[in-house]
Molecule: SAM riboswitch aptamer (S box leader)
Organism: Parageobacillus toebii
RNA sequence: UCUUAUCAAGAGAGGUGGAGGGAUGUGCCCAAUGAAGCCCGGCAACCGUCAGCGUACUCGCUGAAAUGGUGCCAAUUCACACAAAGCGUCUGCUUUGAGAGAUAAGA
Numbered sequence: 001u002c003u004u005a006u007c008a009a010g011a012g013a014g015g016u017g018g019a020g021g022g023a024u025g026u027g028c029c030c031a032a033u034g035a036a037g038c039c040c041g042g043c044a045a046c047c048g049u050c051a052g053c054g055u056a057c058u059c060g061c062u063g064a065a066a067u068g069g070u071g072c073c074a075a076u077u078c079a080c081a082c083a084a085a086g087c088g089u090c091u092g093c094u095u096u097g098a099g100a101g102a103u104a105a106g107a
Stems, first nucleotide, its partner, number of pairs: 001107007012040001014039003020030003024081004041073003046069002049064006077100001082097006
C1' cells in the first nucleotide's frame, strides 16, 4: 500500500505520573475533584484453541473456554467535513451512500 470483516453494546471513585488529551480541520468536549504515558485491573472475542454440524480432505456454520497472538476501556469512530434524495428557505434539518479513520485477518 491492497483485499475482506467490524465500528448504536461492553470495560476500576486502584497505583504511578505530572499537562495535556479526544487521528486531521472546524466545532464541541474531557482534564489539577488531576490529562498523556506506564503498572495492576477489566471488557470483548478478530485470529488461534476445543467441540459439534455441513458432500466439507487447507472451506463454511454453530457453540464453548479464555491459559496463547492482537485490540479496546468519556461522549455513536463526540459532531460535521464529499455526494444524492426529501423537507426547510436563508443557509439549516433528516435519511442513504461515499470518503477519511480505527481494529483484526490475509497479501